[in-house]
Context: one part of a larger RNA
RNA sequence: GACCAAAGCUGGCGGCCCGCUUAACACAUGCAAGUCGAAAAGAAAGGCCCCGCUUUUGUGGGGGGGUCGAGUGGCAAACCGGUGAGUAACACGAGAGUAACCUGCCCAUGACCUUGGGAUCACUUCAGGAAACCGGGCUUUAUACCGGAUAGGAACUCCUGCUGCAUGGCGGGGGUUGGAAAGUUUCGGCGGUUGGGGAUGGACUCCCGGCUUAUCAGCUUGUUGGUGGGGUAGUGGCUUACCAAGGCCUUGACAGGUAGCCGGCCUGAGAGGGAGACCGGCCACAUUGGGACUGAGAUACGGCCCACACUCCUCCCGGAGGCAGCAGUGGGGAAUAUUGCCCAAUGGGCGCAACCCUGAUGCGACACCGCCGCGUGCGGGAUGACGGCCUUCGGGUUGCAAACCGCUUUCUCCUGUGACGAAGCGCGAGUGACUGUAAUGGGUAAAGAAGCACCGGCUAACUACGCGCCCGCAUCCGCGGUGAUACAUAGGGUGCGAGCGCCGUCC
Numbered sequence: 001g002a003c004c005a006a007a008g009c010u011g012g013c014g015g016c017c018c019g020c021u022u023a024a025c026a027c028a029u030g031c032a033a034g035u036c037g038a039a040a041a042g043a044a045a046g047g048c049c050c051c052g053c054u055u056u057u058g059u060g061g062g063g064g065g066g067u068c069g070a071g072u073g074g075c076a077a078a079c080c081g082g083u084g085a086g087u088a089a090c091a092c093g094a095g096a097g098u099a100a101c102c103u104g105c106c107c108a109u110g111a112c113c114u115u116g117g118g119a120u121c122a123c124u125u126c127a128g129g130a131a132a133c134c135g136g137g138c139u140u141u142a143u144a145c146c147g148g149a150u151a152g153g154a155a156c157u158c159c160u161g162c163u164g165c166a167u168g169g170c171g172g173g174g175g176u177u178g179g180a181a182a183g184u185u186u187c188g189g190c191g192g193u194u195g196g197g198g199a200u201g202g203a204c205u206c207c208c209g210g211c212u213u214a215u216c217a218g219c220u221u222g223u224u225g226g227u228g229g230g231g232u233a234g235u236g237g238c239u240u241a242c243c244a245a246g247g248c249c250u251u252g253a254c255a256g257g258u259a260g261c262c263g264g265c266c267u268g269a270g271a272g273g274g275a276g277a278c279c280g281g282c283c284a285c286a287u288u289g290g291g292a293c294u295g296a297g298a299u300a301c302g303g304c305c306c307a308c309a310c311u312c313c314u315c316c317c318g319g320a321g322g323c324a325g326c327a328g329u330g331g332g333g334a335a336u337a338u339u340g341c342c343c344a345a346u347g348g349g350c351g352c353a354a355c356c357c358u359g360a361u362g363c364g365a366c367a368c369c370g371c372c373g374c375g376u377g378c379g380g381g382a383u384g385a386c387g388g389c390c391u392u393c394g395g396g397u398u399g400c401a402a403a404c405c406g407c408u409u410u411c412u413c414c415u416g417u418g419a420c421g422a423a424g425c426g427c428g429a430g431u432g433a434c435u436g437u438a439a440u441g442g443g444u445a446a447a448g449a450a451g452c453a454c455c456g457g458c459u460a461a462c463u464a465c466g467c468g469c470c471c472g473c474a475u476c477c478g479c480g481g482u483g484a485u486a487c488a489u490a491g492g493g494u495g496c497g498a499g500c501g502c503c504g505u506c507c
Base pairs, nucleotide, nucleotide: 001506002505003504008500009499012374013373014372015371016370019366020332025330026329027328029327030326031325034075035074036073039072042068043067048063049062050061051060052059053058082285083284084283092209093208095206096205097204098203101202102201106198107197109195110194111193112192113191114148115147116146117145124137125136126135128133154177155176156175157174158173159172160171161170162169163168183190184189211257212256213255218248219247220246223245224244225243226242227241228240229239230238260282261281262280263279265274266273267272288307289306290305291304310321311320312319313318338364340363341362346360347358348357349356377407378406379405380404387398388397389396390395411448413443414442415441416440417439421434424431425430451496452495453494454493455492456477457476462491463490464489466487472479473478
């Protein structure tokens, strides 16, 4: 000098940051991912409108303009948010490569949107179960599912042109094979299928770089390479059968310990050293371990299956769960906050849109944890009051300090006015959580606002009393045994100041 700090004394206001470093310990409760009726059967749950009955509660019938629980279907849920356990590794950083690859939504562009079918959820009915849930029957829609037609593209094969750093790459022509689609409409649109291109996002490979231990010296059998098969979006021992016996290593292999990496941060003139909180990029993980499904994308925190541990419910047969999301609880600890408000803005999901959802985000609350700013008054005022302390008893000092007189009113308090943030969307009406906040006008009265550490040297600042190697102080040197500027108290002083000092860590 710095801090994600702790703890002592003290404490007026505001702005901006920041706040479980320990138990990746266990979690009560609420919320954190939905949306679309312009895909569609439908109106059975609730609600709305109309009619009838009814004192009311309520009940019966009808309707879909608006609306819609549950279910089918589409998209999203792989984003956002959290944590740093694991990982010494192509995990990360920086730079290349892919002629070995994929890419939903989006952009521009070419072509097409033809013809059929059978089911099934919901509903209803009959069973089982305490529940979670589950079985059989009947019946129905679709942009759900499955066939047929057509095909510039794909695969295989034949002929052929151009070209590259190797394997090769880009084209043209012929044949064979198996392949698409979905409607809706208020006629404005919204969609669907198939090509090649872009953008975005990802995947893989490689040169190089960054901890420690030799009291770790040898390590390795899918191991190293080849051929065939398989697998993948794709290269590859990725996997498998066979063959060969290789591959790495004192330029530190293998093993042990520790650790997420970086942009950046702290310190320092720099070189360097330390650390990786907040913010941003990447990676890994989601009680522990394993596995795949769906999908453009996951081996998926708030999805599924299996196993262990733990917790809960049970009619004991069987079931349910995963806060390292936001709050919050217990525990651990020196130590770290509210079970708050709103989608108004920014961003995201769905939707043509209005909307809806969003503990992301925007805000507010708590904490002197930090940084910055402001205030606690200003001027005059001596017989130098009283009091305190010291004294050589003359006085000195506190001290122009107080009192007293005049002035001002920042901030606080009281009271009026009162925003920007709003762009957009909507025919219009309208739409601000923060917030009656910021800002601003007026009012009262110096009124409500100063402490902390130190005073032997280092180091700015000295006397008195008490104690008597005791009590105690002290980073270090050291002080204290009867005149202690070093302990304790008081007066005075010095330093900093809403803070001051102590402790810890790093330079």
Predicted 3D model of a 507-nucleotide part of an RNA (small-subunit ribosomal RNA, 5' domain) from an uncultured bacterium.